A computed fold for a 107-nucleotide RNA from Neobacillus paridis, annotated as SAM riboswitch aptamer (S box leader).
The coordinates come from a structure-prediction model, not an experiment, and the mean pLDDT is 79.
Of the family's consensus pairs, 94% are formed in the model.
Parts: sequence; C1' cells; structure tokens
RNA sequence: UAGUUAUCUAGAGUGGCUGAGAGAACUGGCUCAAUGACGUCACAGCAACCUGCAGAACGUAAGGUGCUCCCACCAGCAAAGCAAUAGACUGCUUUGGAUGAUAAAAC
Repeated sequence: UAGUUAUCUAGAGUGGCUGAGAGAACUGGCUCAAUGACGUCACAGCAACCUGCAGAACGUAAGGUGCUCCCACCAGCAAAGCAAUAGACUGCUUUGGAUGAUAAAAC
C1' cells in the first nucleotide's frame, strides 16, 4: 500500500504555544474560527477493539491503540415509497452501495 473481519446517530475538555483557515479529497450546502478555530504540547477525561486481571457476565481499566463541535456535519451512486408537475428537472424518507476513519489478525 492493497485485501479480510468488526464498528461508525452513545460518550468524553481545560490550560500553554502558535496564528488562519478548519470540518479526509472534489462539488453543493451547513457549521467551527482573531471572544483564537485547525495544529501541537501538557494534564484530564471518554470508550472497551487487542493484551492483562477477574470470571457467571454486558465486569475491571493496568498496558497497546483510538477518540474528546455538528450522525463519518449533510448530500452526491442505486432501489423502493411519498410529495409536486402537463411532463421532466426536483424535494423528503428508508434501505443498500461507494468513499473514508478506527481496531484486530494475517501477509
């Protein structure tokens, strides 16, 4: 890097530094951001995938990851249903897909 399996509407922030964009990429929308976002460091917390401990268990939280605005912020592709229209574009809902993220095992 590609593939496999599982999960992705729950949960959890303060301070220091920095200083302009950020929410993965593209398009559209929406949101966060000089009352300092994003990033980074420290501390704190959440969670329970793996290990450990315990074991009846959906327990525990020591270790390895992960995470701590908005459903993975929403939509994009397909199907079904509904709404509207002369028809189409279109809008809404659900399901699936695609893409992505995280973990685990193997190579």

The sequence was found by an Rfam model in a public genome assembly. It matches the Rfam family "SAM riboswitch aptamer (S box leader)". Rfam links the family to the GO term regulation of gene expression.